Predicted 3D model of a 161-nucleotide RNA (glmS glucosamine-6-phosphate activated ribozyme aptamer) from Gracilibacillus dipsosauri. The source organism's lineage runs through Bacteria, Bacillati, Bacillota, Bacillaceae and Gracilibacillus. Its Rfam family is "glmS glucosamine-6-phosphate activated ribozyme aptamer". Rfam classes the family as a riboswitch. Rfam's curators write: This entry contains a glucosamine-6-phosphate activated ribozyme that is found in the mRNA for GlmS. GlmS is an enzyme that uses fructose-6-phosphate and glutamine to generate glucosamine-6-phosphate. The sequence is in RNAcentral, with records from Rfam. Model confidence (mean pLDDT): 77 of 100.
RNA sequence: AUUUUUUAUAAAGCGCCAGGGCUAUAGGUAGCUAUAGCUGACGAGGUGGAGGUUUAUCGAAGUAGAUCGGCGGAUGCCUCCCGGUUGUCCAUCUCAACCGAGAAGUUUUUAUCGAAAACAAGAAGGCGACUUUUUGUACAAAAAUAAAAACAAGAUGAACA
Numbered sequence: 001a002u003u004u005u006u007u008a009u010a011a012a013g014c015g016c017c018a019g020g021g022c023u024a025u026a027g028g029u030a031g032c033u034a035u036a037g038c039u040g041a042c043g044a045g046g047u048g049g050a051g052g053u054u055u056a057u058c059g060a061a062g063u064a065g066a067u068c069g070g071c072g073g074a075u076g077c078c079u080c081c082c083g084g085u086u087g088u089c090c091a092u093c094u095c096a097a098c099c100g101a102g103a104a105g106u107u108u109u110u111a112u113c114g115a116a117a118a119c120a121a122g123a124a125g126g127c128g129a130c131u132u133u134u135u136g137u138a139c140a141a142a143a144a145u146a147a148a149a150a151c152a153a154g155a156u157g158a159a160c161a
Stems, first nucleotide, its partner, number of pairs: 014072004019068001020039008042059003048081006082100006090157005105151008119136007
């Protein structure tokens, strides 16, 4: 370095790093070079099945730095299938729109819900860059939930009159 087998652990702002940035040591007049390290996303939200696809939702922080850059993945998106909801009692079929087993039609308004980093004060490890962690203190948006109003098909059957 490659291959095989077994066991354990581990994820979606998730994993990795050769660019960049930073630290230490050595060399060098210096620019810099070499080696070894460090850094490289803060939470909220999100998985019916199959296939496809890649810059896959929402804000917070930060301001000359690195949440910069790159690779892989991913609950996003599209198509089909299955299932559900609304279309003014019920059922079936078609059509239209919207969804995923808490499957709640569309639009508007109101209300509810609504964080962690950061920051401050510490502790431990490391020569250092930095890493892990404790306490305190706030502040979002989307989505979701509830109420109100307006708007929203045909056919057939049964029931009622």